[in-house]
Order: sequence, then C1' cells, then structure tokens
RNA sequence: GGGGAGUUAGCUCAGUUGGUAGAGCGUCGGCUUUGCAAGCCGAAGGUCAGCGGUUCGAGUCCGCUACUCUCCA
Repeated sequence: GGGGAGUUAGCUCAGUUGGUAGAGCGUCGGCUUUGCAAGCCGAAGGUCAGCGGUUCGAGUCCGCUACUCUCCA
C1' cells in the first nucleotide's frame, strides 16, 4: 500500500424482510435473612464509531473517514 471482517447499554453479545432498540452479567432499589451470600421482583442505563447520501421511514442499504482484528505484498 491492497483485500476481508468488525464497531449496538459499564462488560460480553443478539437484532430475521428497512417499520416501538434487546438479552446475559454488572449497578441501584425492594422482598427474604439476626447479618452476609444466594434467590425472587422491579428500575436506571443507548450520539447503534463519526459525517453525508437513498427512502415516507435507516442499527439495517450506499459512499467517505476513524479505530480494532486478520490475510497478501
């Protein structure tokens, strides 16, 4: 320098045909306990990497940029 894959909650990751953004763990609150842990119930938590484009509508499609991994030279 070129090819490929990836970037979504604090962490690890889903997200089907473009139509209300989710799970587990963690955090917080409640119940339970003499107390702690475990368990149960609930809640908070999001610039879907960034900028533009297409569309009535974009996490999803297209272009560029950034970063990570990988292959070739």